[in-house]
Predicted 3D model of a 101-nucleotide RNA (Glycine riboswitch aptamer) from Pirellula sp. The sequence was found by an Rfam model in a public genome assembly. Its mean pLDDT, the model's own confidence on a scale to 100, is 76. Lineage of the source: Bacteria > Planctomycetota > Pirellulales > Pirellulaceae > Pirellula.
RNA sequence: UUGGAAGAUGCGGGAGAGUGCUUUCCUUGUUCAAGGGGGGCCACCGAAGGCGCAAAAUGUGAGCCCAUAACCGCUCAGGUAACGAGAACUGUAUCCUCCUU
Numbered sequence: 001u002u003g004g005a006a007g008a009u010g011c012g013g014g015a016g017a018g019u020g021c022u023u024u025c026c027u028u029g030u031u032c033a034a035g036g037g038g039g040g041c042c043a044c045c046g047a048a049g050g051c052g053c054a055a056a057a058u059g060u061g062a063g064c065c066c067a068u069a070a071c072c073g074c075u076c077a078g079g080u081a082a083c084g085a086g087a088a089c090u091g092u093a094u095c096c097u098c099c100u101u
Stems, first nucleotide, its partner, number of pairs: 003099003007095007018042001020041009043080003049076001050074003057068003
């Protein structure tokens, strides 16, 4: 100097599922009501996290074992109009470490 990988930070993209029922409190108020918060119940979603199996892959010269481990499953947590937040993953810039030329 070239290329690659991991991590951190900034910016961008980023799905799914109820404007559910009921009760209570607050605010506004034209006393018809409207909006927001809390509790209970039912239904549902999965891509923070968590848990489970072990799929792929890697670690070994090979096999077994073992380990890591999924956007596969569960749904504890979280979430279910719009808005907003979060969001695995992903693009890009910078920094740092390792490998490679």